[in-house]
Context: one part of a larger RNA
């Protein structure tokens, strides 16, 4: 390098913003860089092909023709792409009027419910197990009521509901705030897609300082099981779990499906908007646009199954993979306080 490929076989960055790069609507005049064509110069010898020689060959001599190009030079064509100049509105974005939401941050507020404390009833047992026993109880447990304290999480509402890029987000109420949607078709006029680096987010666990600490719980301690039990089962229990700030940067970060666009038979739900038809009506019907879920034609698939939310048919862009260990390793290197993260061979072996 050319080919093939990336839902499940090796392969889509965990997710976004976005400089450079790539790629880019529609009409018109232009320009001729790209691109086509002509005309010439140039492409050394050698070796390829002819022909003639050469004691037959094979070498070898000599002599002609032929291909090869990001080439140079010049006239030429203007369909495409590029440059320039103008103009356009469908692409993109604004405006104006609307409803949808656990989107995101602070701040207060509230009921159930565990435990703990204090008081009242009240007595021998509670508790737990597959039985069991550790553990708790006469120093009055559990049960039961009244009051009180603190911390976590919000039952019903809830739903293949709903919002975010993605991680994710769930009592309630203010504040400040981000995005989508849908209606108008008034406004700019290709402002667009993508997107190496770069930058920012980024579940849990984990780390640093400081506060908290109800419940639950790595560890660790007792009971049990067992041959044994460094588990499972039962009783305790510290780290975290919770909050401030800061760090880490990884998951089966999954739809194991990268993002933009454009096209391609249906059929059924639902969610959020318009509009129409009818209404006393939260209903009903018919139809757009956006999202979300089921079956499913065509096609596509290795088959499973995708099937307008594509794994179909196409186009532009990124990343990524090239047979299994050895290896999400080793050395460097780059970030981290650590733990480690990230890039990333190779020897040997099958």
């Nucleotide at each position: 390098u050319u080919g093939g490929g990336c839902g499940u076989a090796a392969a889509g960055c965990g997710c976004g913003u976005g400089c450079a790069g790539g790629c880019g609507g529609u009409g018109u005049c232009u320009u001729a860089a790209g691109u086509c064509g002509g005309a010439u110069g140039u492409g050394a010898a050698a070796u390829c092909u002819c022909c003639c020689g050469g004691c037959c060959c094979a070498a070898c001599u000599g002599g002609g023709a032929g291909g090869g190009g990001u080439c140079g030079u010049u006239c030429g064509a203007u369909a495409c792409u590029g440059g320039g100049a103008c103009a356009c509105u469908u692409g993109a974005g604004g405006g104006c009027g609307g409803g949808a939401g656990a989107g995101g941050g602070a701040a207060g507020u509230g009921g159930a419910a565990u435990u703990c404390c204090c008081g009242g009833u009240g007595u021998a047992g509670c508790g737990g197990u597959g039985g069991a026993a550790u553990g708790c109880g006469c120093a009055g447990a559990u049960a039961u009521c009244g009051g009180g304290a603190g911390g976590a999480a919000c039952a019903c509402c809830a739903g293949u509901g709903g919002c975010g890029a993605a991680g994710g987000c769930g009592a309630c109420u203010u504040c400040c705030u981000g995005g989508a949607c849908c209606g108008u078709u008034c406004c700019u006029g290709a402002c667009g897609c993508u997107g190496a680096g770069a930058c920012g987010c980024g579940a849990a666990a984990g780390c640093u300082a400081g506060g908290g600490u109800a419940g639950c719980a790595a560890a660790c301690g007792g009971g049990a099981u067992u041959a044994g039990a460094u588990a499972c089962c039962c009783c305790g229990g510290u780290a975290g779990u919770c909050c401030u700030a800061g760090c880490u940067g990884u998951a089966a970060a999954c739809g194991a499906u990268g993002g933009a666009u454009a096209c391609u038979a249906g059929g059924u739900g639902u969610u959020g908007g318009a509009g129409g038809u009818a209404u006393u009506g939260a209903c009903c019907c018919c139809c757009c646009c956006a999202g979300u879920g089921c079956c499913g034609c065509a096609g596509c698939u290795a088959a499973c199954g995708c099937g307008a939310u594509a794994a179909g048919u196409a186009u532009c862009c990124c990343g990524c993979c090239u047979g299994g260990g050895g290896a999400c390793u080793a050395c460097g290197g780059c970030c981290g306080c650590a733990a480690g993260g990230u890039u990333a061979a190779a020897a040997c072996u099958c």
Molecule: small-subunit ribosomal RNA, central domain
Organism: Chloroflexota bacterium